Model confidence (mean pLDDT): 80 of 100. Transfer RNA from an Acidobacteriota bacterium, 77 nucleotides, folded computationally. Rfam family: tRNA. The family's RNA type in Rfam is transfer RNA. The RNAcentral record of the sequence draws on ENA.

RNA sequence: GCGGGGUUAGCUCAGCUGGUUAGAGCGCCGCCCUUACAAGGCGGAGGCCGCUGGUUCGAGUCCAGCACUCCGCACCA
Numbered sequence: 001g002c003g004g005g006g007u008u009a010g011c012u013c014a015g016c017u018g019g020u021u022a023g024a025g026c027g028c029c030g031c032c033c034u035u036a037c038a039a040g041g042c043g044g045a046g047g048c049c050g051c052u053g054g055u056u057c058g059a060g061u062c063c064a065g066c067a068c069u070c071c072g073c074a075c076c077a
Base pairs, nucleotide, nucleotide: 001073002072003071004070005069006068007067010026011025012024013023019057028044029043030042031041032040050066051065052064053063054062
């Protein structure tokens, strides 16, 4: 340098063919249970979806540029 994947809650990841309010597991907080702890049960908080623009009535989801990261190829003494 070329090609491809990824970037969504603290962590690991879903999100199908763009369509009302973005989800799960773990973790965290509260309550129940227990002498207590763990396990278990119930409830709750937490993200505007890497950044900037574009398309559209409508974008996490399509397009462009940029950033970070992973894989392959090429180049380089």